[in-house]
RNA sequence: AUGAAGAGUGCGGGAGAGUCUCGGGGAACAUUACCCCCGGGCGCCGAAGGAACAAGCUAAAAGAGCCCAUUUUUUAGUGAAUCUCUCAGGCAAAAGGACCGUAUUUGGACA
Repeated sequence: AUGAAGAGUGCGGGAGAGUCUCGGGGAACAUUACCCCCGGGCGCCGAAGGAACAAGCUAAAAGAGCCCAUUUUUUAGUGAAUCUCUCAGGCAAAAGGACCGUAUUUGGACA
């Protein structure tokens, strides 16, 4: 089984933050600047990824409980996010983008 959760793919939606500064190069040019590329500095953003965390849960020790049940404290482990951090990433457009919708493929829970 008139197919749960989960996963893949296509399509649509999808935020934030620098016209800062220094050096080198390219193109053009009489020269410089504008423009493009690379690297550094300072500033900034959080929605790829990553890290950290609450309640709760588990374990151990000690206490209350005659004992058991139960319960208190401490320690350790586990423990979510679009919250926090800013390692990574990003700060024109494009690309990417958590997440949401939709189509399809897969999946095989409950009954």
Molecule: Glycine riboswitch aptamer